Description: Large-subunit ribosomal RNA, domain II from Sphaerisporangium siamense, 715 nucleotides, folded computationally.
Context: one part of a larger RNA
Order: sequence, then C1' cells, then structure tokens
RNA sequence: GCCUGCGAGUCAUGGUGUGUGGCGAGGUUAACCCGUGUGGGGGAGCCGUAGCGAAAGCGAGUCUGAAUAGGGCGUUUGUAGUCGCAUGCUGUGGACCCGAAGCGGAGUGAUCUACGCAUGGGCAGGUUGAAGCGCGGGUAAGACCGUGUGGAGGACCGAACCCACCAGGGUUGAAAACCUGGGGGAUGAUCUGUGUGUAGGGGUGAAAGGCCAAUCAAACUCCGUGAUAGCUGGUUCUCCCCGAAAUGCAUUUAGGUGCAGCGUUGCGUGUUUCUUGCCGGAGGUAGAGCACUGGAUGGCUGAUGGGCCUUACCGGGUUACUGACGUCAGCCAAACUCCGAAUGCCGGUAAGUGAGAGCGUGGCAGUGAGACUGCGGGGGAUAAGCUCCGUGGUCGAGAGGGAAACAGCCCAGACCACCGACUAAGGCCCCUAAGGGUGUGCUAAGUGGGAAAGGAUGUGGAGUCGCAGUGACAACCAGGAGGUUGGCUUAGAAGCAGCCACCCUUGAAAGAGUGCGUAAUAGCUCACUGGUCAAGUGAUUCCGCGCCGACAAUGUAGCGGGGCUCAAGUACGCCGCCGAAGUCGUGGCACUCACACGUGUAGCCCGGUGCGGCUUUGUCGCAUCCAGGUGUGUGGGUGGGUAGGGGAGCGUCGUGCAGCCGGUGAAGCGGUGGGGUGACCCAAUCGUGGAGGCUGUGCGAGUGAGAAUGCAGGC
Repeated sequence: GCCUGCGAGUCAUGGUGUGUGGCGAGGUUAACCCGUGUGGGGGAGCCGUAGCGAAAGCGAGUCUGAAUAGGGCGUUUGUAGUCGCAUGCUGUGGACCCGAAGCGGAGUGAUCUACGCAUGGGCAGGUUGAAGCGCGGGUAAGACCGUGUGGAGGACCGAACCCACCAGGGUUGAAAACCUGGGGGAUGAUCUGUGUGUAGGGGUGAAAGGCCAAUCAAACUCCGUGAUAGCUGGUUCUCCCCGAAAUGCAUUUAGGUGCAGCGUUGCGUGUUUCUUGCCGGAGGUAGAGCACUGGAUGGCUGAUGGGCCUUACCGGGUUACUGACGUCAGCCAAACUCCGAAUGCCGGUAAGUGAGAGCGUGGCAGUGAGACUGCGGGGGAUAAGCUCCGUGGUCGAGAGGGAAACAGCCCAGACCACCGACUAAGGCCCCUAAGGGUGUGCUAAGUGGGAAAGGAUGUGGAGUCGCAGUGACAACCAGGAGGUUGGCUUAGAAGCAGCCACCCUUGAAAGAGUGCGUAAUAGCUCACUGGUCAAGUGAUUCCGCGCCGACAAUGUAGCGGGGCUCAAGUACGCCGCCGAAGUCGUGGCACUCACACGUGUAGCCCGGUGCGGCUUUGUCGCAUCCAGGUGUGUGGGUGGGUAGGGGAGCGUCGUGCAGCCGGUGAAGCGGUGGGGUGACCCAAUCGUGGAGGCUGUGCGAGUGAGAAUGCAGGC
C1' cells in the first nucleotide's frame, strides 16, 4: 500500500411540538396487592375545569387606590382537555465516536544510574630524584655549598584499566549511541567485585535540571476515568421538493456563544408583495458658487506704522519700505453654502405581473473566517492579488460555450434521451467548426503581438498664413559699394572685445553689418540685388496610423503555435456562416397549480384471445376474457445546488400472524439472461453446495463503510 472483517446520534427519565389512537368537562393511575391473565384490583397523586394579588386574601372578578374613579391582568360558550404509541428538538446523565498535555489516591522500583556505608581486589615497564641522614668543605658557632645515600609526589613517559577531545565511517546501522585512526587519566578527589542504605514534590547530585531500569522541569503500575477538550479528524443505503449565510447588537468576546437577519416546514390571512406610469412629499449629495466660515494670488487706492529731510514745540514735506479697510480680476474647502440635480426613499392612485410573492404565528435549522469584479468613497503613496465601508454582479453552493491554459471576467442557469434545427459571447488561412467574403481607406513598424515623460523633414488627411510665368524655392554665375577706420573707449577697436547712435549718398542691390577670421588691418561669407534655369515652394495648427526612447538570468518565450503585409494587421460599412447543457423540435419521467369527472359495473395502464385497417415485421382501432394496479383526464408552470429543512422509499438481522418451498436438493457461491428512476430485485436453466429457506403484513433494532496518521488479520 491493497484486500477482508470490525468501526460513530444510543438508552433512561423530565420538558415541548407534530402525527395518530382511547375517553372527553373530564382524562389518568403510581407504589403496591392478587398470582401468571400481556388479567383483575389499587383514585393516593397529577393535569384540566378561574382568575387576580408580593402576600394575607377575595373571587367572575381581582390588584392599585381615599374612591362605588381611571387603569393593569382576567371573565365574556356552542369551552378542550387528558392518557397512550410513534417521531422532531431539548434538559439531566460519558450522551455521536476516537484523541490530550495533565490532577488526585494506593502501590512497585537504586539488578541501569547518583551518592553513602561495609568488606575484598587491580594498577607491566621506564623516568625524575623532595625531606631526612652520612661524609667533605665552610664559620667563633651557624647559615650555606659540594658529594653520596635516601625514595617523596592529586610528579613525568607509557600498557592493562578508566574516560570520551578530534576526524572519518555508520544514520530503513552489524549496534535504539557502534566501528576505525589519533586523544586524556593511569598511586589517586584512582578504578573495580560483592553485600547494603537513601523513593517520587521524594531521593541523589564536584550542579548538567543531571540521574533514579532504553522513561525525568517531577519515575512506573493500577484506580478515580468513558477526567475535561468553545480544538482537529471521522460519522456508513437511495430518490424527490425547496434552499441559505459569512451581516447587526452584545459578549474576559474576537476561529466560541445569545438575540435579530437570511432557509425550510405546518397553520392562518388572501395580492397586502413586486414592476411601470401619473400625482404629492421630505432631503442638501454630484456639480457649482464665494453670500457666511476659513484658506489663498495679483492690480488699484492707500489708513496705520517705519525710513529720510525740515523742525524749540505744534507741525510740514518726501519715500522704489510695511500694508489694514475698500475695490477690480482670478481661485480652493469632508467637518464652507447665496444655490443645487440625476438616482434613490416615503405616501397616494391606475394598470401590469400571479412568482416556491408579502404578512402573522408554531416546529427544525445552518450561518455569524467570505473572495474577486464594476461604480461611489475612507486609510495607504489617487501603491498592492492591500485594507475598511456603501451599492450591483458572479464565485461561494454553478455545470456548459468564450478568454491558449485560468473559482470571482464575457455569454448563458445543466430533469432524461436524440448521429435534428436556430442563435449568444466569441469567431470563420492551417492546427480547428465556419469567408485566403465584399466596398473604401490607413499602416511598412511584424506595428499588430507590452510601457512613460520627451524627441524627430516617417506617412495619410483637413485647415490657416506667405512667396510664385511681372519667373518664386533650391542650385550655379555676378555684384555686395561710397561718406567711413561712424562716435566713444582702447596699446590697437578699421562692420564683427565693449558702450552709444544706427544717418546720408550712388544704385538693380548692398546692415554704420549674419557668422568665420586678424595683434589691428587683410581675407572668406551672409542679409540684399541682377542673370541662368524652370514649376511650384516655405511657415504654422489639428487629426489618423507608425518611429526612437525599450537592458536579465534553462530555450525562441510580450500573437496559443504554424505562419500572415497578394493581411490572416487596422478604421468604417455590408452580406453570409460557425458556435453552448441557451432556445426550438420529437419522445419520456417527476413535482406543483387550476379546471372537470369520480368513490365506481367509471376512466386509464399492463397481460392473454379474436376480428379489421394500414407498408409484411410492427403499429393502430374495436370487441371480449381473466387476474391485478392506480384516483383519472385536460391545460399551465417548474425540476443546478453546499450548510440545512421537508417528503417518499430500498436493503440487513431478529420476531408475531397468514401462506408457501425444500435430499426429485434449502441457504450461500459462480455463470448466462431479464426488470426498475435509484437504493436494488427476479426467473429459468446450468455448475457448485448439502439443510434449511422464502412471500405478504405488522413489530423491534448492536441496521448499510472509503476515508477517522482508525482497530485486527492476511498478502
């Protein structure tokens, strides 16, 4: 991992609903007794028949109150309860199942290990050479020195022995701590045998929270114990109908819960709901505005204040400083408003709609982590697949088609079948269903098929303003002069460092000079003019499509791919087609509503027989027969679905009643065949098997397995 088996809402007793039954102004017994009948007795008690008051109490009334007042709760009749059974939910119990870490009690452990005690044992070999002592030297005597002897030491080196510092290996190991090579201690606070002591909030500890039997921040075993678990996981057959929520308030509350909201189901009400038109309302948002509150720019005016001048004082003059008020122009505001929509909201009215609308009430829930997207906003950085609100949608709980792939985007809501049809979004060159469709343009960048500020004689279109056969623009030829080297400045300044001025003449035209250049001149050039040539040439604005700006890591890699410019790119039109579980067509099933008929000699369905028609099989119609089933027919609507609510069934085991089968072969197992919407069921025959089983109808459950790191076994 697979297979097989086992494996989770139960029981008792209260409460409260629903269904059904008995009796009914009543209903019913409990313990217990008789003793074996699912019989009889037992009326204590309980519920109901009367309420009000805190109560005493009074009573169809009562309480409050001074009250014969008012008010509250009751009475007010053709009143309904009560006791069983079944079932939904709930209280108390382990209460759907499994799961803690833990807490307490009573015991068992020091054969491991920690420490202590008692009694034993072990430590090859080598080295160093303390004290003391002897002798010699030395001294007044010493101290001291030398030498020998001596053999001290938590001394040295190093086996046994003990340890475990480093590295490698091992890591489903040879091993639940090892192996190999090095390493440390090795006469000591040494190592070790045997015996013995200390016990769980206790021991022991050269102290690491270490160790106390592979277990230690409180051992192990059993018991309390099915501790508790607002937490995680799991919770077993089928079909039919409806179908949520992820919000508000509160919470030692935030992943829990209570109430409300939203779902379902019964009863009641019976269009009250919803939509649209019209009528009538409230309002201060968007926008706008500056009349208020504030912010804020410039001009004019210029009070006040300052500076300067004048001045004994009073004052006067002046100012390119400051700048109130006023005024003109232009602005800003969620907590500004002289104004002010669209929507939305409320009421009335008319029409439409008739829907699993609305409202009331009872039973039962689930939800109370939401997600993205459009629009209006707050927070953030007018960041986030960010966060928090409001308002729609979708997902959640929604399949199908499109977006290459892609919960939340676009289209569209799947009862079933069909090798039929029409469409939606989106598409129609090939992959790939359908147009290399059509008309007029644009794009040359593979733009299309990623991006900004900014940049540019890209290109197409629409304008405006110039010049132009009296010859423009570009190119070429020629001129581009004189007063004058203008004045100033300067060493110089001559068109061309700088300052000022910028005239006059000749002429077709020529600046007191556009640029280069020189020390200054010179020189080149331009403006301007003539000629040659010959038809357009400049400036500017807007619009369409392109260009640059453009750098990343496995491999083209920013069209899904091929490929496309003879568009298969793009703009505006047009005609077709494809395309979904949408819609339609044909057949069928279920639910629900309305109407009609009906409780049966009806109708319909199924089976057998006979006859007839049509295209033989087959089908339709009629008649008849037998046994049986079901309310039936017509029409409309509906049938995605998680949590969840409601309904109807299948199957297993046992049992009551009725019936039936079985050695001429029960159950079970295997094969073939058939039926039902499904859980499932059935016949015949065959094989196996060898003794019980089945049908109908009730009842009762240890009643359905794929999941729980489920449990046991097998492989």
RNAcentral holds the full RNA, with entries from ENA. Its Rfam family is "Bacterial large subunit ribosomal RNA".